Transfer RNA from Candidatus Wolfebacteria bacterium RIFCSPHIGHO2_01_FULL_48_22, 72 nucleotides, folded computationally. The sequence is in RNAcentral, with records from ENA. It matches the Rfam family "tRNA". The family's RNA type in Rfam is transfer RNA.
RNA sequence: GCUCUCGUAGUUGAAUGGAUACAAUUCCUCCCUCCGAAGGAGGCGGUACUGGUUCAAUUCCAGUCGAGAGCA
Numbered sequence: 001g002c003u004c005u006c007g008u009a010g011u012u013g014a015a016u017g018g019a020u021a022c023a024a025u026u027c028c029u030c031c032c033u034c035c036g037a038a039g040g041a042g043g044c045g046g047u048a049c050u051g052g053u054u055c056a057a058u059u060c061c062a063g064u065c066g067a068g069a070g071c072a
Stems, first nucleotide, its partner, number of pairs: 001071007010025004018055001027043005048064005
């Protein structure tokens, strides 16, 4: 330099065009307990960025940024 794959909650993953983006875990509150752990209930929190296609985009397209792999 070229090609390919990936980027979703603090973390690990799901969702491949359509209802309010889902779960586990972390964190916070409450219940339970003499206290804590475990367990139970609830809550906060997210689609890398810009543009395009579409009635509708996490999903499709282009570019930028970042990570990884391969070739030279």